[in-house]
Molecule: transfer RNA
Organism: Treponema sp.
RNA sequence: CGGGCAUUAGCGCAGUUGGUAGCGCGCUUGGUUUGGGACCAAGAUGUCGCCUGUUCAAGUCAGGCAUGCCCGA
Numbered sequence: 001c002g003g004g005c006a007u008u009a010g011c012g013c014a015g016u017u018g019g020u021a022g023c024g025c026g027c028u029u030g031g032u033u034u035g036g037g038a039c040c041a042a043g044a045u046g047u048c049g050c051c052u053g054u055u056c057a058a059g060u061c062a063g064g065c066a067u068g069c070c071c072g073a
Stems, first nucleotide, its partner, number of pairs: 001072007010025004019056001027043005049065005
């Protein structure tokens, strides 16, 4: 310098014919227990890495940038 992949909740990830985002763990509250754990019930998560564009509508499509990893030179 060129190419590829990844970036979504605290963590790990899903979301792939564009239609206003979900799962597991964790967290909060309550119940149960002498207490803890486990279990049960309820609840909160997020400007979907940043900017711009396309569209009635973008996590999803297009361009640029940033970070990490890999390959090549």